[in-house]
Context: one part of a larger RNA
Molecule: large-subunit ribosomal RNA, domain VI
Organism: Candidatus Acetothermia bacterium JdFR-48
RNA sequence: CGUCGGCGCCUGAGGGGAAGGGGGCUCUAGUACGAGAGGAACGAGCCCUCGCGGCCUCUAGUUUACCGGUUGUCUGGCAAGGCAUCGCCGGGCAGCCACGCCGUAGCCGAUAAGUGCUGAAAGCAUCUAAGCACGAAGCGGUCCCCGAAACGAGGCGCCGUCUGAGGGCACCCGUACAAGACGGGUUUGAUAGGGCCGGGAUGUAAGCGGCGAGCCCUUCGGGGCGAGCCGUUAAGUCCGCGGCUACUAACGCCCGAAG
Numbered sequence: 001c002g003u004c005g006g007c008g009c010c011u012g013a014g015g016g017g018a019a020g021g022g023g024g025c026u027c028u029a030g031u032a033c034g035a036g037a038g039g040a041a042c043g044a045g046c047c048c049u050c051g052c053g054g055c056c057u058c059u060a061g062u063u064u065a066c067c068g069g070u071u072g073u074c075u076g077g078c079a080a081g082g083c084a085u086c087g088c089c090g091g092g093c094a095g096c097c098a099c100g101c102c103g104u105a106g107c108c109g110a111u112a113a114g115u116g117c118u119g120a121a122a123g124c125a126u127c128u129a130a131g132c133a134c135g136a137a138g139c140g141g142u143c144c145c146c147g148a149a150a151c152g153a154g155g156c157g158c159c160g161u162c163u164g165a166g167g168g169c170a171c172c173c174g175u176a177c178a179a180g181a182c183g184g185g186u187u188u189g190a191u192a193g194g195g196c197c198g199g200g201a202u203g204u205a206a207g208c209g210g211c212g213a214g215c216c217c218u219u220c221g222g223g224g225c226g227a228g229c230c231g232u233u234a235a236g237u238c239c240g241c242g243g244c245u246a247c248u249a250a251c252g253c254c255c256g257a258a259g
Stems, first nucleotide, its partner, number of pairs: 005159006014146004020050008033038001051104005059098001061096002066091005071084005093240001106142004114134004163258001166255004170186005191249003194245005199239004207232005214225004
């Protein structure tokens, strides 16, 4: 934009997919078969592996959000920080992920080679000429995705007819994302931020108090420095997570079918 109002939900012509492939063991069975030696199958069950799809509870990786340790140097000192590949190192939630977890039946239909039934031409015979029945990891369904532009342009429901069905821009945001698009929210509100609580990461902050190897001064009474340790402190710091809470921001604007 068309399909001749709009919106929502469908149908499914048609299109796409490979979503499946391989193997082992047990029972069948030491059975059938075979003189013996040896030694199946139909069917059933349990696993493994490759591929494919999905997921993050566990395990593992990453985690330049975060927490801690520490070296050099700089901010006069402490504290707190800057820079040095994230300075280096030890951890690490969410997220993303594989090495981790889950799924990956079977059945139906039409057939191929082939096997048959009935059966003539051709008094017999013959699976075929009429007719009928079977028969593959293959084909078509059942499964997943797209799909009314399927010009045979479909169906159903709701709404609208004087008011506005519905849509867009803008704004607050992400189950989405290169731009568009897609999805949620916009005070009749928990959409994002903040706050509180929960959960989680790190691992016990600063300050103060006590202890303190050793060192310095001393008028011998004592005074000072001091790495480190302990307490306050399951601390401090931080969070892309969950819940609650309108404190902050969602202010506003436009198009517009129908008759």